[in-house]
């Protein structure tokens, strides 16, 4: 001086735009790159001051990239300038089978098999009052006789008889009056119902008589059905009367029009909408001009250090 390996340093691990900021980095947001970082914080910011390489920590590469200047291509962004289609925010005019009104001109449908118009009824709804049907809910007050209970005088050997009673009860048996307040059937007194009563009991020599179950008959009261009554309450149901009445229909009167729809005209009016035309603002592409560039290419210029070991 060369070549190899180790160590270290500088120094590399993006760059630009726009924003924001006196200004530059960094957090935002775009645009673009490398083989090539990571974690925290940061708009009320964080760090700087033209030597502005952002701040703290930590990692990886490392003398390999690289750094600066000009030329050219160029992603992409900022200024100015432009303003097309096209939006219709905004203003305006009143052109339109746009809207409103008046009058008229025509056609069709309707109409003497009867137009508008009047009158009347009918549906509707609203009051009044009935009928029908369902259902609820009702079961009357009373005299008499007789019956029983009580009490009294007599009579009888008993069982019991007679006779009286202004006394309670009485729904049961008879009669009558009244009521819508009855009628059938079934069951029905474990709160002691009422006649009647075989058998059997009790009293008596006997005749007779008492008291009574079980069975018959019956009352209260249930239960169902019917008739009634109509205080109450419903209805896919009906009459009658009145009011009310858009609109439709039915029938009268009337006697030639009337409603509806289509096409046009004239004069007056609107501008909410819907077409259309205009305007100045409004957004709004391309495209002009300038400026700053990420990347890419050309060209030049600058930089590439320090220690050890080993070979040559």
């Nucleotide at each position: 001086c060369g070549g190899c390996g180790a160590g270290c340093u500088a120094g590399g691990c993006g760059g630009g735009g726009g924003g924001c900021u006196g200004c530059c980095c960094c957090u935002c947001c775009c645009c673009u790159g490398u083989a090539g970082c990571c974690a925290c914080a940061a708009a009320c910011g964080g760090g700087g001051c033209u030597u502005a390489c952002g701040g703290u920590g930590g990692g990886c590469c490392g003398a390999a990239a690289g750094u600066c200047c000009g030329g050219a291509g160029g992603c992409g962004g900022c200024g100015c300038u432009g303003g097309a289609a096209c939006c219709g925010c905004a203003c305006g005019c009143a052109c339109g089978c746009g809207c409103c009104g008046u009058u008229c001109c025509u056609c069709c449908a309707c109409g003497u098999u009867g137009a508008a118009g009047c009158c009347u009824c009918g549906u509707c709804u609203c009051g009044c009052u009935g009928g029908g049907c369902c259902g609820g809910c009702g079961g009357u007050g009373g005299c008499g006789g007789g019956g029983u209970c009580g009490c009294g005088a007599c009579c009888g050997g008993a069982g019991g008889g007679u006779c009286g009673u202004u006394g309670g009860c009485u729904a049961a048996c008879c009669g009558c009056c009244u009521u819508u307040g009855c009628c059938u059937g079934c069951u029905g007194a474990a709160c002691c119902c009422c006649g009647u009563u075989a058998g059997g009991c009790c009293c008596g020599g006997a005749a007779g008589g008492g008291a009574g179950c079980a069975g018959c008959g019956g009352u209260a009261g249930g239960c169902a059905g019917g008739a009634c009554g109509u205080c109450c309450g419903g209805c896919g149901c009906u009459g009658g009367c009145g009011a009310u009445c858009a609109a439709c229909g039915g029938g009268g009167u009337g006697g030639a029009g009337a409603u509806g729809g289509g096409g046009g005209a004239a004069c007056g009016g609107c501008a909410a909408a819907c077409g259309g035309c205009g305007u100045c603002g409004g957004g709004g592409a391309a495209g002009g001009c300038g400026u700053c560039c990420a990347c890419u290419u050309c060209g030049g210029a600058c930089a590439c250090g320090c220690u050890c070991g080993c070979c040559g």
Molecule: Archaeal signal recognition particle RNA
Organism: Hadesarchaea archaeon